[in-house]
RNAcentral holds the sequence, with entries from Rfam. THF (Tetrahydrofolate) riboswitch aptamer from Hydrogeniiclostridium mannosilyticum, 100 nucleotides, folded computationally.
RNA sequence: GUCAGAGUAGAGGCCGAGCGUUAAGUGCUGCCGGAUGGGAAGUUGCCGGCGGACGAAAAAUUCAGGAUUGAAUUUGCGGUUCGGCCUCGCGUCCGCUGCC
Numbered sequence: 001g002u003c004a005g006a007g008u009a010g011a012g013g014c015c016g017a018g019c020g021u022u023a024a025g026u027g028c029u030g031c032c033g034g035a036u037g038g039g040a041a042g043u044u045g046c047c048g049g050c051g052g053a054c055g056a057a058a059a060a061u062u063c064a065g066g067a068u069u070g071a072a073u074u075u076g077c078g079g080u081u082c083g084g085c086c087u088c089g090c091g092u093c094c095g096c097u098g099c100c
Stems, first nucleotide, its partner, number of pairs: 001100001003098003010088009019078003028052007038094003042090001058075007
């Protein structure tokens, strides 16, 4: 020096445990900020804050009770939260490993 490889933030699927279903969360959007392979900068990817718009799937059983209703359990629902596993996985520059 040629070639190859490892490794991020995250994404999808499965399993488990939760939250909401009396509507938060998720998603969309404007502004601001933050983190992001081993190092540097970095976004059309990711996260957070504030504001805006939009918006939903409930049902069964049991107990108490005169009824409204309340409590508990269960089955669903939500483009729901977290953890584990599998798969995918930095564009630039520098570095690391291996082969020649």
The model forms 94% of the base pairs in the Rfam consensus.
Rfam family: THF (Tetrahydrofolate) riboswitch aptamer. Rfam's curators write: Tetrahydrofolate (THF) riboswitch was first reported for Ames et al. as an RNA motif in 5' untranslated (5'-UTR)regions of folate transport and biosynthesis genes in Firmicutes genomes.